[in-house]
RNA sequence: GGAGUUAUAGCUCAGCGGGAGAGCACCUGCUUGACGUGCAGGGGGUCGGGGGUUCAAGUCCCUCUAACUCCA
Repeated sequence: GGAGUUAUAGCUCAGCGGGAGAGCACCUGCUUGACGUGCAGGGGGUCGGGGGUUCAAGUCCCUCUAACUCCA
């Protein structure tokens, strides 16, 4: 220098253009002598930034940024 992949909750990750989610973690209640486990409930998001397409974008397209991989 060229090509590709990835970016969504605190962590690890799903998500076939119309509802933003799971597990773990965290908080509250119940359970226990207490802790843990278990059960129930709850809080938590600029879907990396910008632009485009569309009635509608986390999802499709372009670009930028960051990380990783391959080629040279």